[in-house]
Context: one part of a larger RNA
RNA sequence: UGUUGGCUGCCUGAGGGAAAGGUGGUUCUAGUACGAGAGGAACGAACCGCCGGUGCCUCUAGUCUAUCGGUUGUCCGACAGGGCAUUGCCGAGCAGCCACGCACCAAGGGAUAAGGGCUGAAAGCAUCUAAGCCCGAAACCCAUCCUGAAAACAGGCAGCCAGUCCCUUCGGGGACGAGGGCUCCCGUAGAAGACGGGUUUGAUAGGCUAGGGAUGUAAGCACCGAGGGUUCGCCCGAGGUGUUUAGUUCGCUAGUACUAAU
Numbered sequence: 001u002g003u004u005g006g007c008u009g010c011c012u013g014a015g016g017g018a019a020a021g022g023u024g025g026u027u028c029u030a031g032u033a034c035g036a037g038a039g040g041a042a043c044g045a046a047c048c049g050c051c052g053g054u055g056c057c058u059c060u061a062g063u064c065u066a067u068c069g070g071u072u073g074u075c076c077g078a079c080a081g082g083g084c085a086u087u088g089c090c091g092a093g094c095a096g097c098c099a100c101g102c103a104c105c106a107a108g109g110g111a112u113a114a115g116g117g118c119u120g121a122a123a124g125c126a127u128c129u130a131a132g133c134c135c136g137a138a139a140c141c142c143a144u145c146c147u148g149a150a151a152a153c154a155g156g157c158a159g160c161c162a163g164u165c166c167c168u169u170c171g172g173g174g175a176c177g178a179g180g181g182c183u184c185c186c187g188u189a190g191a192a193g194a195c196g197g198g199u200u201u202g203a204u205a206g207g208c209u210a211g212g213g214a215u216g217u218a219a220g221c222a223c224c225g226a227g228g229g230u231u232c233g234c235c236c237g238a239g240g241u242g243u244u245u246a247g248u249u250c251g252c253u254a255g256u257a258c259u260a261a262u
């Protein structure tokens, strides 16, 4: 662009694509069939693995330059709080991402190949074949998964708008309208586009509050404190205890229009 007005949502499925599966062991069958014995199956059923694929993060593990804590040197005069030193180094670590973790990954049907057969003539017999018929494989076609109205026979269903108004030099021009897009707030999405959600008739993001998680008991104050100093009045003092299951913090959950989506 087309599909014979425009648009939104949900479908159908002609056609196209595919490797999403592959493989082993054990037990029962069964010490059975078979075999003099030695030995020793199968059909079928159940269970357990390995390789590969897809998805996920409850558990386990890794990472986690969010975060919390410890600590060295130095600087900000001291305290507190911080900067820098590979995140300074170290101990933990939620969310996220992940594997070493978790879940799933057919049975069946059709038509056949080699092959096995039935009936059966040519050729009074025989013969699976000449006519006809029955079986038979991880391969093929379905089933399964993905895609797919540009399938020109261009599909279906449901809904919305298809109308009015203004100006006109009568040639025409403009406004709203279904719906869509930009701007804006965002993320289950993301290289950019795209995709999805929201836009006050609002919980979309931030903030705040609460819950939950992480770290591990903050600062200040009080008391204790080995010892040292002392003008004998007291002063200094690593550290410990209490206040304190604290303090700090959060990419999570919920609530709340305070801020931003006019």
Base pairs, nucleotide, nucleotide: 005161006160007159008158009157010156011155015147016146017145018144021051022050023049024048025047026046027045028044034039052105053104054103055102056101060099062097063096067092068091069090070089071088072085073084074083075082076081094251108142109141110140115135116134117133118132163176164175165174166173167172184198185197186196187195204260205259206258207256208255209254210253211252212250213249214248215247220243221242222241223240224239227236228235229234